RNA sequence: UCCGGGGUAGCUCAACGGUAGAGCGUCCGCCUGUUAAGCGGAGGGUUACGCGUCCGAAUCGCGUCCCCGGAG
Numbered sequence: 001u002c003c004g005g006g007g008u009a010g011c012u013c014a015a016c017g018g019u020a021g022a023g024c025g026u027c028c029g030c031c032u033g034u035u036a037a038g039c040g041g042a043g044g045g046u047u048a049c050g051c052g053u054c055c056g057a058a059u060c061g062c063g064u065c066c067c068c069g070g071a072g
Stems, first nucleotide, its partner, number of pairs: 001071007010024004018055001026042005048064005
């Protein structure tokens, strides 16, 4: 320098252009003699950044940054 994959909640990851979710973690409650386990609930997001397309973008296009792999 070129090619491919990736960047979404604290962590690991989903979400075919139409309400952004799950598991774990955190907090609260139930249960228990207590803890753990189990059960219920709550909180938590500028979907890396900018621009564009569209009635509507995490998703499509262009550019930039960062991470992983490959080629030279």
Molecule: transfer RNA
Organism: Patescibacteria group bacterium